Predicted 3D model of a 156-nucleotide RNA (Lysine riboswitch aptamer) from a mouse gut metagenome. The RNAcentral record of the sequence draws on MGnify. Its mean pLDDT, the model's own confidence on a scale to 100, is 78. Rfam family: Lysine riboswitch aptamer. Rfam's curators write: Riboswitches are metabolite binding domains within certain messenger RNAs that serve as precision sensors for their corresponding targets.
């Protein structure tokens, strides 16, 4: 160094469905103290309030298939920070990233907590039990149990 293995294994990305939602909007009917439309009135419009068996999304989460790349795959948390909002300068919001620092072997279930329109589904503590993997006892290749961390294991 090169291969590989872990399985309800990761992440990317197309496709379809569902929810967002009969929401927003938009029309169309009636109705209105106060206000706007730059003196007054009136009428309209704005706005507002009800109706409508009129029309009707979308972005953000989410599943299931399929392809594509993977097996610190990748994920969280902090720092740091292009671009963007107003020419400039300080400052603040937002943020592609960087890969600095640190956490986490693996999904899976519950409890809180946070985001989330949500019951979905995401993240975090924590606790289960289960799974690969090593070490170490137990007369042990096989089964039991303690203990470890992916900087990890197995093969060359």
């Nucleotide at each position: 160094a090169u291969a590989g293995a872990g399985g309800c294994g990761c992440g990317g990305u197309u496709u379809u469905c569902a929810u967002c939602a009969g929401u927003a909007u938009c029309c169309c009917c009636a109705g209105c103290a106060a206000g706007g439309c730059c003196a007054g009135g009136c009428a309209g419009c704005c706005g507002u309030u009800g109706g409508g068996a009129g029309g009707g999304a979308a972005a953000g989460g989410g599943a299931a298939a399929g392809c594509c790349g993977c097996c610190g795959a990748g994920g969280g948390a902090g720092a740091c920070a292009a671009c963007g909002g107003u020419g400039c300068c300080u400052g603040c919001c937002a943020a592609a990233g960087u890969c600095c620092u640190c956490c986490c072997g693996g999904g899976c279930c519950g409890u809180c907590g946070g985001g989330g329109a949500a019951u979905a589904c995401c993240c975090g503590c924590c606790g289960g039990a289960c799974u690969g993997u090593c070490a170490c006892a137990g007369u042990a290749u096989u089964c039991u149990g303690u203990g470890g961390a992916g900087u990890g294991c197995u093969a060359u």